[in-house]
């Protein structure tokens, strides 16, 4: 050089195939409640789609092209 799979809070992770609810969940962490105090438990809350471009009323999701990682080929 070619192909092929992946990228989503701090970390996992679902959701794309088949476009449409405020983008869901676990942990973490942050406030409260409970405890003398900490833990545990319970209630609440804060954070997120890899970049650009297209097409659509609507894009995490569909075209395209770009980064970054892992394999395979040369």
């Nucleotide at each position: 050089g070619g192909g092929g799979c992946u990228g989503u809070a701090g970390u996992c992770u679902a959701g794309c195939c088949u476009g449409g609810u405020u983008a869901g969940g676990a942990c973490u962490c942050u406030a409260g409640c409970u405890u003398u105090g900490g833990g545990a438990g319970c209630u609440a809350g804060c954070a997120a789609c890899u970049c650009c471009g297209g097409u659509u009323c609507a894009a995490a999701u569909c075209c395209g092209g770009g980064c970054a990682g892992c394999c395979c080929c040369a």